Description
Transfer RNA from Candidatus Curtissbacteria bacterium RIFCSPHIGHO2_02_39_8, 74 nucleotides, folded computationally. Rfam family: tRNA. Rfam links the family to the GO term triplet codon-amino acid adaptor activity. The coordinates come from a structure-prediction model, not an experiment, and the mean pLDDT is 81. Lineage of the source: Bacteria > Bacteria candidate phyla > Candidatus Curtissiibacteriota. RNAcentral records the identical sequence in 3 taxa.
[in-house]
């Protein structure tokens, strides 16, 4: 330099055939339980879906661009 993939909660990820509250597991906090801890049950907080722009009635999802990460080729 060329090509491909990825970027969504603190972490690991799902959702990508555009559609009506953006989710799961783990973690964190509270309550219950226990002499206490752990386990377990119930509940809660936490996200401008990497940045910007565009298309559309409507975008995490489609298009463009920038940035970052990984892999392959040279």
């Nucleotide at each position: 330099g060329g090509g491909c993939a990825c970027u969504u909660a603190g972490c690991u990820c799902a959702g990508c055939u555009g559609g009506u509250u953006a989710g799961a597991g783990c973690g964190u906090c509270g309550c219950a339980u226990u002499u206490a801890c752990a386990c377990u049950g119930c509940g809660a907080a936490g996200g401008u879906c990497g940045g910007g722009g565009g298309u559309u009635c409507a975008a995490a999802u489609c298009c463009c661009u920038c940035a970052g990460u990984g892999c392959c080729c040279a």